[in-house]
């Protein structure tokens, strides 16, 4: 100086109270077991501050890679 940090993992989301997939859970089918189906749990978004009526989004300043 550049990108990036958002769900246990991978990543979406570019101003109006954050989503997918895969993973956990509980049910169903099956002699078990996996595959398969169906619901469902999980994050105040990397610290603080500032702008806005409202900020994961914009501004500064650290901290991590």
């Nucleotide at each position: 100086g550049u990108u990036g940090g958002u769900a246990g993992c991978u990543c979406a989301g570019u101003g109006g109270u954050a989503g997918a997939g895969c993973a956990g859970u509980u049910g169903g089918c099956u002699u078990u077991u996996a595959a398969c189906c169906a619901a469902u749990u999980g994050g105040c978004c990397g610290u603080g501050a500032g702008u806005u009526c409202g900020a994961a989004c914009c501004u500064c300043a650290c901290c991590c890679a």